[in-house]
The part of an RNA shown here (small-subunit ribosomal RNA, 5' domain) has 469 nucleotides and comes from a metagenome. Its mean pLDDT, the model's own confidence on a scale to 100, is 83. Its Rfam family is "Bacterial small subunit ribosomal RNA".
Context: one part of a larger RNA
């Protein structure tokens, strides 16, 4: 010169579009952020139609029978809401960067794997059985909430049958399935092979500092034999052998999430990882498992440990690195806003619901861009200030005025002015006040200090600080 997630001074009109806790992964008040399906199921409840007993009243008549009203109520059917069993999501979506020098990213590459839903093709969906929540009766308990006992249901559980097929290496043989639902068309359900997509694992190569760290290594280096996983492997075990790594920097410290990219620069490089992409990693600290196709699971469960809140003192509850929001830190970063209309997700057959993913608004000149503060005429060169050889310069077409666009002519600041660098004179002040990026400048003629006038940049910004090239 350039750049920035800035920050400070000061100053300030409008718009686009982007951006905005870099610090304390420090603590939260309060609200929302993940729910859906009644077209899996059995109850509740509600509304409406329609109804057995029995009762009341009216009319009839054989006096105990019909008929119609009314009211209780019982049943049954429509529609409708949903606390529970169930299913299907809840492992996406959102944040954040503490940890991590690792096959963690990144590229190239491999061979022992597993994949809900989706798509493709085969062959099947048969008979049956036991409970259980709901619920209902009882009890404990201040609250969480627990606890007998009895009742039912199913696309929840169990068996049995069948076997296209699949596993046991191959034959034999033995072993594994399944569900049903309705508006009748269609969604479903099993088993099996492919396929998409995801997603584990292995290697080769590549990216920090340090030798004032030089030797580490014992499940440590290979074998065998077991075990273990969806799956190779010392993954892990017993037993053997004595390997394995290092100046080409192991091993130890320290530093850091990684890349696309960004900023700079003519490029090589050098610094960077805000924003937005794609991996990783992690939910207050540590640990561990459960369910699941998929987690060791941010708003699931356990156990420690710090910490807050609740109590009737016996015992309970919590987790904002989700979106505002608030305390604190700190130079420093926003609204406890509106909507699911669009994009995209979950669930439904749909309707639709539910989505603080998202889309817009708000705040902030925090960047970048675009626009504005007026055009054109206008000398008696007007007054004002400054400066002056007192003649006059300047300020200056600048203003007034005129016309014109236009809804209305509608804010202009900052900073500098010895050199380096573009702009210079008076006055103050006298090594004093202060200036100051740098050499350096002020001790009585300061263009370097202060103030005013004139210039000079730049511009709704302008100056400094901070870091990077």
């Nucleotide at each position: 010169g350039g750049a920035u997630g800035a920050a400070u001074g000061u100053u300030a009109g409008c718009g686009g579009c982007g951006u905005g806790c870099c610090u304390a992964a420090a603590g939260u008040a309060u609200g929302c952020a993940a729910g859906u399906c009644g077209a899996a199921c059995g109850g509740a409840c509600u509304a409406u139609u329609a109804u057995a007993c029995c009762g009341u009243c009216u009319a009839g008549u054989u006096u105990a029978c019909u008929a119609g009203a009314c009211a209780c109520c019982u049943u049954a059917a429509u529609a409708g809401u949903u606390a529970g069993u169930g299913g299907c999501g809840a492992a996406c979506g959102g944040c954040u960067g503490a940890g991590u020098a690792a096959c963690a990213c990144g590229u190239a590459g491999g061979a022992a794997u597993c994949u809900a839903c989706c798509c493709u093709u085969a062959u099947c969906u048969u008979g049956g059985g036991a409970a259980u929540a709901a619920c209902c009766a009882a009890u404990c308990g201040a609250a969480a909430g627990a606890u007998u006992g009895g009742c039912u249901a199913a696309u929840a559980c169990c068996c049995a049958a069948u076997g296209u097929g699949a596993a046991g290496g191959c034959a034999a043989c033995u072993u594994c399935a399944a569900a049903g639902a309705u508006u009748u068309a269609u969604c479903g359900g099993a088993u099996a092979a492919g396929g998409a997509u995801g997603a584990g694992c292995c290697u080769g190569c590549g990216g920090c500092c340090u030798a004032u760290u030089a030797g580490c290594u014992u499940g440590u280096u290979g074998g065998u034999g077991g075990g273990g996983u969806a799956a190779a492997a010392g993954c892990c075990u017993a037993c053997c052998a004595a390997g394995g790594c290092g100046a080409u920097g192991a091993u130890g410290g320290g530093u850091a999430a990684c890349u696309g990219g960004u900023c700079u620069g003519a490029g090589a490089g050098g610094a960077u990882g805000u924003a937005c992409a794609g991996u990783c990693a992690g939910a207050a600290g540590g640990g561990c498992a459960c369910u699941g196709a998929g987690a060791u699971a941010c708003g699931g469960g356990c156990c420690c440990u710090a910490c807050u809140c609740c109590u009737a003192c016996g015992g309970g509850a919590g987790g904002c690195a989700g979106c505002a929001a608030u305390u604190g830190g700190g130079a420093a970063u926003c609204u406890u806003g509106c909507g699911c209309a669009a994009u995209g997700g979950g669930c439904g057959a749909a309707a639709g619901c539910c989505u603080g993913a998202c889309g817009c608004a708000g705040c902030g000149a925090c960047g970048c861009c675009g626009c504005g503060u007026g055009a054109a005429g206008g000398a008696u060169g007007a007054a004002u200030g400054c400066c002056u050889u007192c003649g006059g310069g300047u300020u200056g077409u600048a203003a007034a005025c005129u016309u014109c666009u236009g809804u209305g002519a509608a804010u202009a600041g900052c900073a500098c002015c010895g050199g380096c660098u573009a702009a210079c004179u008076a006055c103050g002040u006298g090594c004093c006040a202060g200036c100051a990026g740098c050499a350096g400048c002020g001790g009585u003629c300061a263009a370097a200090c202060g103030u005013a006038g004139a210039g000079u940049g730049c511009a709704a910004g302008c100056a400094u600080u901070a870091u990077c090239c």